[in-house]
C1' cells in the first nucleotide's frame, strides 16, 4: 500500500424488514444478616467511533476519515 472483519452503557454482547436503544455483569440505594457474602427489589449509566449523504424517519442503507484484528504485498 491492497483486501477482509470489527467499533452500541464501565466490561462482555444483542438489536428482526429502516419505525420507542436493550440484556447480563459491574456500580449506587434499599430489603435480608450480628457483620459480610449470596439472594431479592429499585435506580444510575448511551453524541450507537468521526463527519456527511439518502429518507417522513438511520444503530441498521451509502460515502469519507479514525481506532483495533486478520490476510497479502513493498522497503530495510
Nucleotide at each position: 500500500a491492497g483486501g477482509g472483519g470489527u467499533g452500541u452503557a464501565g466490561c462482555u454482547c444483542a438489536g428482526u424488514u429502516g419505525g420507542u436503544a436493550g440484556a447480563g455483569c459491574a456500580c449506587u440505594g434499599g430489603a435480608u444478616u450480628c457483620c459480610a457474602a449470596a439472594u431479592c427489589c429499585a435506580g444510575c449509566g448511551g453524541u450507537c467511533g468521526u463527519g456527511a449523504g439518502u429518507u417522513c424517519g438511520a444503530g441498521u442503507c451509502u460515502c469519507u476519515c479514525c481506532g483495533c484484528c486478520c490476510c497479502u504485498g513493498c522497503c530495510a
Background:
A computed fold for a 76-nucleotide RNA from a Paracoccaceae bacterium, annotated as transfer RNA. Taxonomically the source falls in Paracoccaceae (Bacteria, Pseudomonadati, Alphaproteobacteria, Rhodobacterales). Its Rfam family is "tRNA". It is annotated as a transfer RNA.